[in-house]
Context: one part of a larger RNA
RNA sequence: GGCAUGUGGGGGAUGUCUUGGCGCCAGCAGGCGAUGAAGGGCGUGGAAGACUGCGAUAAGCCCGGCGGAGCUGUCAAACAAGCAUUGAGGCCGGGAUGCCCGAAUGACCAUGCACUCAAUCCAUAGGUGCAUGGAGCGAACCCGGAGAACUGAAACAUCUCAGUACCCGGAGGAAAAGAAAGCAAACGCGACUCCGUCAGUAGCGGCGAGCGAACGCGGAUCAGCCUAAACCAGCCGGACUCGUCCGGCUGGGGUUGUAGGACCGGCCUCGAACACCCUGGUAACCUAGUCGAACGCUCUGGAAUGGGCGGCCACAGCGGGUGAAAGCCCCGUAGACGGCAGGUCAAGGGGUGCCGGCCGGCACCUGAGUAAGACCGAACACGUGAAAGUCGGUCCGAAUCCACGGGGUCCAUCCCGUAAGGCUAAGUACUCGCUGGCGACCGAUAGCGAACCCAGUAGCGCGAGCGAAAGAUGGGAAGAACCCCGACCAGGGGAGGACAGUGAACCUGAAACCACAUGCCU
Numbered sequence: 001g002g003c004a005u006g007u008g009g010g011g012g013a014u015g016u017c018u019u020g021g022c023g024c025c026a027g028c029a030g031g032c033g034a035u036g037a038a039g040g041g042c043g044u045g046g047a048a049g050a051c052u053g054c055g056a057u058a059a060g061c062c063c064g065g066c067g068g069a070g071c072u073g074u075c076a077a078a079c080a081a082g083c084a085u086u087g088a089g090g091c092c093g094g095g096a097u098g099c100c101c102g103a104a105u106g107a108c109c110a111u112g113c114a115c116u117c118a119a120u121c122c123a124u125a126g127g128u129g130c131a132u133g134g135a136g137c138g139a140a141c142c143c144g145g146a147g148a149a150c151u152g153a154a155a156c157a158u159c160u161c162a163g164u165a166c167c168c169g170g171a172g173g174a175a176a177a178g179a180a181a182g183c184a185a186a187c188g189c190g191a192c193u194c195c196g197u198c199a200g201u202a203g204c205g206g207c208g209a210g211c212g213a214a215c216g217c218g219g220a221u222c223a224g225c226c227u228a229a230a231c232c233a234g235c236c237g238g239a240c241u242c243g244u245c246c247g248g249c250u251g252g253g254g255u256u257g258u259a260g261g262a263c264c265g266g267c268c269u270c271g272a273a274c275a276c277c278c279u280g281g282u283a284a285c286c287u288a289g290u291c292g293a294a295c296g297c298u299c300u301g302g303a304a305u306g307g308g309c310g311g312c313c314a315c316a317g318c319g320g321g322u323g324a325a326a327g328c329c330c331c332g333u334a335g336a337c338g339g340c341a342g343g344u345c346a347a348g349g350g351g352u353g354c355c356g357g358c359c360g361g362c363a364c365c366u367g368a369g370u371a372a373g374a375c376c377g378a379a380c381a382c383g384u385g386a387a388a389g390u391c392g393g394u395c396c397g398a399a400u401c402c403a404c405g406g407g408g409u410c411c412a413u414c415c416c417g418u419a420a421g422g423c424u425a426a427g428u429a430c431u432c433g434c435u436g437g438c439g440a441c442c443g444a445u446a447g448c449g450a451a452c453c454c455a456g457u458a459g460c461g462c463g464a465g466c467g468a469a470a471g472a473u474g475g476g477a478a479g480a481a482c483c484c485c486g487a488c489c490a491g492g493g494g495a496g497g498a499c500a501g502u503g504a505a506c507c508u509g510a511a512a513c514c515a516c517a518u519g520c521c522u
Stems, first nucleotide, its partner, number of pairs: 001521009015507001016472002020442002022439007029431002031137002039101003042055003046079001049075003061095006070083003108134009141172001142170004152159001156206001182189002193220005203211002224423003227367001231252009257401001259366003263361006274353006284344004289337003295310005311328002313317001319331003373395006382408001403418005459466002479506001482494004
């Protein structure tokens, strides 16, 4: 010096654990805000800091309810001073207070009303005041506006990525769509939405890369309505040749495609759905709670839930805790109850409203700068194509039921439908949040970035922003009185304590690495 073994040190792997995460299901909720939100700042305690709570009435004030013996939140023990069966603390509901910033507002915008009033006579614009509403925030979902590039095409330009990301506006608990100017095909269907299939089909496509339907069928859920016009009446206004005519408002009427309606004439005839009102903001449910069965002895042990023996309950043997492993110790669980107040809100019953049909005549109405067309775009699976149908810009511009649109250029026959007004639940999407449940999900380098006396923290960056590490003594602090060495350290040795090799740098305690001891080799 090396190797080996042992004992320690060092280190924090591994095992075990779980306060925390992840995912899913069900129910609820789906908003908060000028009555000042979300989010902050600063305060606030007998006590310095931090968290939590609260707001100068400041870990709180008042009322109601539940509850029943302790309490003055946590890190965090002690002390001080108090509160409490005249019911505290705690939990639920309601109320009061609620500093400063923040939409932050003594402003601004919209609408209405009033006053005032210029060019300019009347008037209007403008101005002023008042009232009402708006404004901001919020995870995803939804609708609309605007809209990339990397990338793919093995380069690249049409194309793709993709109407994606990002930005903006708007709304709701859902949104959007929606009651055929639809599909279909010679048979028929009957609003919309969503799922499966049709089908990677038909098609589109530098016919490249790639994009990619619909009908039909099977399901989920189901719901249909209101206007405009014709005509009538009333009121108001205007034009007047004083005969009337025109316009506006309100009410009636009317709402359709086997066309329907108006008007005129004739005839027949009253009950289902639906809406509203009452019962009634009631019942019920939610926001605190309450009751809730059944075990002992013995052995080991620090401790019994373990072993042995003998019992019991069970609509309860889900789960958690308790000094080790408990149906019967504790909390619970099955089951059964409960509401002052606040919230969400039925069903059923009663009442009221709403009727409808046939025949004939007549030809009044049935959404116009609209539809269609041309040019240019967009979106339709469809890239201009034979390109229909839909939407937009510019121009042009019909018909009026013997009508009009569509059936993928176009024409005819045939069939289907009735545009140019509007509303509409359910089935569908999502989860910042609340409650409950579940997991061949993780178990501290995992699982959220974050399990912990404090994470979007420390730290980094001018900034937008980026962004950690860090869990476990023990059953109980019983956290080691006292003695000794040492510097009145650090550390160690005794003692004490069930075990201290559980001693706080604390469960287990691997390896690297280090020391010592022993053996062997050189």